[in-house]
The part of an RNA shown here (small-subunit ribosomal RNA, 5' domain) has 516 nucleotides and comes from Candidatus Adlerbacteria bacterium GW2011_GWC1_50_9. The prediction has a mean pLDDT of 81. Rfam family: Bacterial small subunit ribosomal RNA. The RNAcentral record of the full RNA draws on ENA and SILVA. The source organism's lineage runs through Bacteria, Bacteria candidate phyla and Candidatus Adleribacteriota.

Context: one part of a larger RNA
């Protein structure tokens, strides 16, 4: 000199683009972050239309009976009307449950890991791959359950039990087998599901082959410090057999052999996620691994499997441990290293915001729904970049400050004053773009352009003996203090403190920390 995810001190006008929990992988209140499909299924609820039943009430009518001169009262019967209630069908809307797909992605973090974790080179005739694409073939016949639901019951709750009955693209059986698997062959074995539509047809389902994509495994080489770590190893090294896996393999087991690694550093200890990259440097190199991208690992800690194409699974399950919460004390519930937010620790790091308009993802035939991914807004001079804090005139060189040889000098055209402009920002109006989607209607936040209005409203920090740009006065008197280095201060200090002047940088300037 350059650099930083910085912090601290003083100061602080605006915009754009970035960036912001580096410490306690410490604990977490609250809300949201993964759903969707009724064109798979049976129900349930609601609405409308048609249809069935027809309660209360009720005009009218009849009238046992009561009273009786007329008149009147009145149980009950019939009853237009009325619609409580009720049956069925159709259409529509909503949806708890069964079922399908997704939830293994996306988002977070860097604890562990010195290792095929990562980078790079090859291999897999030793392997898998849902959805997607291409090709071939098929989609026949039947059976039994179960949730929802109804009934009964237990529990404070979480939740659960028994009985009856029901559907399916749920589950199962049989048939068939171009291709498939096993096998030398003969032969044996192995499948399916329907839905929408008036129809045409469409979407599915099953099997096989190929592709694409994504992965598993193997592999030469590379990958920090310590020898004050020198020997390490019994499933250890190899073989045979069996099991297991999608797959090779001590991956596992039994038996057999006694091997295997190591100064080219085994083993042990410490530290650490790796890479693309970033910083610096003329380069070689050295240092770093924030943001963004790829890979890995992890999800309170430890262990395990289930489901599934895929997990040994952050917002799934089971068990153990610690912690927290609820409880009727019998028993239960939980996991922010998702987005916000809170406490704690810390020098230190933001809003419990808006929207699915765009991009992308899941589901769906679609409309659409969901999406703290994402896009935006908010906060922080944290960084970089840009802009502004006015322009012109103005001398009696005003007042005032400071210095002075007392003549004057300097701050200084600086100010006052006059005239002008009126940027950014702010307010109002109009238009366009993001911006495509969609038949159309419609569409969030933010930005741009034009016009009008308002209005001088916004400068500090560090330094001034030398290195190093910039000097005088006073105070102090080896005191108080300064300091990066050598050093300054003991009575004329350009080195301390204050003032004036000046220098540098400038919405920043210094200090500290770290790297080159």
């Nucleotide at each position: 000199g350059g650099a930083u995810g910085a912090a601290c001190g003083c100061u602080g006008g605006c915009g754009g683009u970035g960036u912001g929990g580096a410490u306690a992988a410490g604990g977490c209140a609250u809300g949201c972050a993964a759903g969707u499909c009724g064109a798979g299924c049976g129900g349930a609820a609601c609405u409308a239309a048609u249809u069935u039943u027809g309660a209360a009430g009720a005009a009218g009518u009849u009238g046992a009976g009561a009273u009786u001169a007329c008149a009147u009262c009145a149980a009950g019967g019939c009853g237009a009307c009325g619609g409580a209630u009720u049956u069925a069908u159709u259409a529509g809307u909503u949806u708890a449950g069964c079922g399908g797909c997704g939830a293994a992605c996306g988002a977070g973090u860097u604890a562990g890991u010195a290792a095929c974790a990562c980078c790079c080179u090859a291999g897999u005739c030793a392997c898998g791959u849902a959805c997607c694409c291409c090709g071939a073939a098929g989609u026949c016949a039947g059976a039994g359950a179960u949730a929802g639901u109804c009934c009964g019951c237990c529990g404070a709750a979480a939740g659960g039990c028994g009985g009856g009955g029901u559907a399916a693209u749920a589950c199962c059986u049989g048939a068939u087998a171009u291709u498939g698997u096993c096998g030398c062959a003969a032969g044996a074995c192995g499948a399916a599901a329907g839905c929408c539509g008036c129809a045409a047809g469409g979407c599915g389902c099953u099997u096989c082959g190929g592709g694409a994509u994504c992965g598993g495994c193997u592999u030469a080489g590379g990958u920090c410090c310590g020898a004050u770590c020198a020997g390490c190893u019994a499933g250890u090294u190899g073989g045979u057999a069996a099991g297991g896996u999608a797959a090779c393999g001590g991956c596992u087991u039994a038996c057999c052999a006694a091997g295997g690694c190591u100064a080219u550093g085994a083993c042990c200890g410490g530290u650490a996620g790796g890479g693309g990259a970033g910083g610096u440097g003329a380069g070689a190199g050295c240092c770093u691994g924030a943001c963004c991208c790829c890979c890995a690992a992890c999800g309170a800690c430890g262990a395990g499997a289930c489901u599934g194409a895929g997990a040994c699974a952050c917002g799934g399950c089971u068990c153990g441990u610690a912690c927290u919460c609820c409880u009727a004390c019998g028993g239960g519930a939980g996991g922010c290293a998702g987005c916000a937010g809170u406490c704690g620790a810390g020098a230190a790091u933001a809003u419990u915001c808006g929207a699915c308009a765009a991009u992308g993802g899941g589901c769906g035939a679609a409309a659409g729904c969901c999406u703290g991914a994402u896009c935006g807004a908010g906060c922080g001079a944290c960084a970089c970049c840009g802009c502004g804090u006015g322009c012109a005139g103005g001398a009696u060189g005003a007042a005032g400050g400071c210095c002075u040889u007392c003549g004057g000098g300097u701050c200084g055209u600086a100010a006052a004053c006059u005239g002008c402009a009126g940027u950014a920002a702010c307010c109002c109006c109009g238009c366009a773009g993001u911006a495509a989607u969609g038949c159309a209607a419609a569409u969030g936040a933010a930005c741009g352009c034009g016009g009008g209005g308002c209005g001088a409203g916004a400068a500090g920090a560090g330094g001034u003996g030398g290195g190093u740009a910039a000097c005088u006065a006073c105070g102090u008197g080896c005191c108080a203090g300064c300091a990066c280095c050598a050093g300054c201060g003991g009575u004329a200090a350009u080195a301390c403190g204050u003032a004036g002047a000046c220098c540098u940088c400038a919405a920043g300037c210094g200090u500290u920390a770290u790297c080159c």